This is a predicted structure of a 374-nucleotide RNA (Bacterial RNase P class A) from a Pseudomonadota bacterium. A source record names the gene rnpB. Model confidence (mean pLDDT): 77 of 100. NCBI's taxonomy places the organism under Bacteria, Pseudomonadati, Pseudomonadota.

RNA sequence: UCAGAGGGCUGGGCGGCCGCACCUGCUUGCAGGUGAGGAAAGUCCGGGCUCCAGCAAAGCAGGAUGCCGGGUAACGCCCGGCGCGGGUGACCGCAGGGACAGUGCCACAGAGAGUAGACUACCGCGUCGUCUCUUGAAAAAGGGGGCGCGGAAAAGCUGAAAGGGUGCGGUAAGAGCGCACCGGGACCCGCGCAAGCGGCUCCGUCACGGUAAACCCCAUCCGGAGCAAGACCAAAUAGGGACGGCGCCUGUCGGGCUUUGUCGAUGUCGUCCGGGUCGGUUGCAAGAGCGGUUCAGUAAUGAGCCGCCCAGAUGAAUGGUCGCACAGGCGAGAUUUCGCCGGACAGAACCCGGCUUAUAGGCCCUCUGACGCU
Numbered sequence: 001u002c003a004g005a006g007g008g009c010u011g012g013g014c015g016g017c018c019g020c021a022c023c024u025g026c027u028u029g030c031a032g033g034u035g036a037g038g039a040a041a042g043u044c045c046g047g048g049c050u051c052c053a054g055c056a057a058a059g060c061a062g063g064a065u066g067c068c069g070g071g072u073a074a075c076g077c078c079c080g081g082c083g084c085g086g087g088u089g090a091c092c093g094c095a096g097g098g099a100c101a102g103u104g105c106c107a108c109a110g111a112g113a114g115u116a117g118a119c120u121a122c123c124g125c126g127u128c129g130u131c132u133c134u135u136g137a138a139a140a141a142g143g144g145g146g147c148g149c150g151g152a153a154a155a156g157c158u159g160a161a162a163g164g165g166u167g168c169g170g171u172a173a174g175a176g177c178g179c180a181c182c183g184g185g186a187c188c189c190g191c192g193c194a195a196g197c198g199g200c201u202c203c204g205u206c207a208c209g210g211u212a213a214a215c216c217c218c219a220u221c222c223g224g225a226g227c228a229a230g231a232c233c234a235a236a237u238a239g240g241g242a243c244g245g246c247g248c249c250u251g252u253c254g255g256g257c258u259u260u261g262u263c264g265a266u267g268u269c270g271u272c273c274g275g276g277u278c279g280g281u282u283g284c285a286a287g288a289g290c291g292g293u294u295c296a297g298u299a300a301u302g303a304g305c306c307g308c309c310c311a312g313a314u315g316a317a318u319g320g321u322c323g324c325a326c327a328g329g330c331g332a333g334a335u336u337u338c339g340c341c342g343g344a345c346a347g348a349a350c351c352c353g354g355c356u357u358a359u360a361g362g363c364c365c366u367c368u369g370a371c372g373c374u
Stems, first nucleotide, its partner, number of pairs: 001370010013324006020035007037345001041356002044354005049226004062222005067081005082096001083094004097217002102215002104211003119156002122151007131144005164182006183206001184203003188199004230282004240273007251266005289308008328341005
């Protein structure tokens, strides 16, 4: 210098004027203060908070998660490590437990897809009057070819996958049939908290194909609904209760039954309680908070100290305009001037921790490869 890898920050600045919402103050219509985000988004996980249900616990069903260790209030998140795969490398990706608990499935193609199989080709034996070639005068012999029986599973072929691989020996041809190496398995040893890594010896009686984002098994976790939760105040209506007044004519009901009498209720009016709609208040802004710093830790993170208070709307505020300067783009002149355009994604609604997605441009740090120079 070129090409890359990982991570972090920022994402419009300053000022004037006019508005909007909230808070505070008072002289009550003025003044002062505050006013979106890194994602406020998707609502995908995990919590706080609230109500409902439920002795607790355990279990059934269902769901989620799934290498190991750590962090956290918790997580499906984060950090560190392991294994596998990709990359020359920095680095990146992985639903990464169990396939000797059981069941199922493996399309098409192919001979054969799981106690597998023989299509072509290979080898041996037999056979062939009227297939062929060679030698030969002929008889005959040999080779090829066809057919039948048998051997074998190395080669070809199919497939994502063919029941270890490569090589040498061996054999009629072949085969872990024998051997060497690789792979695989078993015991043991060392290191590591662990996942796992390394090593010795033995095993060819070397078995155990793949698939669990198929059923399933194992381990861990999970009650439901959500701020339109919930609480409070409270016009009105219906229904309810208490007290009092009036009425008690008739009727009905009750005081065990019948008759008479009596009492009470049923009626109506008033007051109060209560009810809870419209509406209002609260929940609701001091919190797993923010900034700085020290210590512990590889890190995620934790602990201590100091400082700060930082939006609270609800037909839902957070805007408009002007000026200046800086990025950026376009055009002209033409070498540093002029003119025009002009700020990415997006916008709180109870709060918090994550993940994911969107994001023009700008800045910074660390690292890798190649080339060149010293």